[in-house]
RNA sequence: GCCGCCUAAUUGCCGGCUCGACACCGGCGAAUCGGGGACCCAACCGUAACUGGGGUGAAUCCGCGGGCAACCGCGGUAGGGAUCGUUCCGUCCCGAACCCGUCAGCUAACCCGGUCGGCGGCCGACGGAAGGAACA
Numbered sequence: 001g002c003c004g005c006c007u008a009a010u011u012g013c014c015g016g017c018u019c020g021a022c023a024c025c026g027g028c029g030a031a032u033c034g035g036g037g038a039c040c041c042a043a044c045c046g047u048a049a050c051u052g053g054g055g056u057g058a059a060u061c062c063g064c065g066g067g068c069a070a071c072c073g074c075g076g077u078a079g080g081g082a083u084c085g086u087u088c089c090g091u092c093c094c095g096a097a098c099c100c101g102u103c104a105g106c107u108a109a110c111c112c113g114g115u116c117g118g119c120g121g122c123c124g125a126c127g128g129a130a131g132g133a134a135c136a
Stems, first nucleotide, its partner, number of pairs: 001122006010030007031115006041105001052103001053100004061076006079094005086130004
């Protein structure tokens, strides 16, 4: 540099910086993602004990063992991803981490934010089957 993967995390334009381009910084869009936010609906009875509650994400929960606990290890699991067009089968993996701060159900109008980060390969994509498309 090119091809591909996870993820919302891509892209156009203007300005700055530069000899210039890329990168980077600041803006405005498109696309896409997330949060807040009515009517209606849902929820809203009483008592006891324990305990705040909520969000992003596939990432929850169960059993066994260690530990005062927090937590750690092993085996599973809801759920999720890859296998280079798609589906099925087969195979291989993930099943984390973080944020808000006492507060939020759904929710039209409306309002507020994100567009990071992490990987594989170098003509390889050749695990199997089926269909499709393209080309001849």
Overview
A computed fold for a 136-nucleotide RNA from Dactylosporangium siamense, annotated as c-di-AMP riboswitch aptamer (ydaO/yuaA leader). Its Rfam family is "c-di-AMP riboswitch aptamer (ydaO/yuaA leader)". For this family Rfam cites "New RNA motifs suggest an expanded scope for riboswitches in bacterial genetic control" (Barrick et al., Proc Natl Acad Sci U S A, 2004). Its mean pLDDT, the model's own confidence on a scale to 100, is 82.